[in-house]
Fluoride riboswitch aptamer (crcB RNA motif), 64 nucleotides, folded computationally.
Its mean pLDDT, the model's own confidence on a scale to 100, is 78.
RNA sequence: CCGUCGCAUGGCGAUGGAGUUCGCCAGAACCGCCCCGUCCGGGGCUGAUGACUCCUACCGACGG
Repeated sequence: CCGUCGCAUGGCGAUGGAGUUCGCCAGAACCGCCCCGUCCGGGGCUGAUGACUCCUACCGACGG
């Protein structure tokens, strides 16, 4: 110096916050889908969760 493993800590899982839980990462993990298009570029769509629960925001329907 490189590689691997363990421990601790931290970070991440397409838009916010909290709890629980799962997975991933160690400078990586992560950065949704569809159409046109060689690329650049352009247009369109779903969801606030990795999953569950709650809150907030947004959207739709009904009633007052």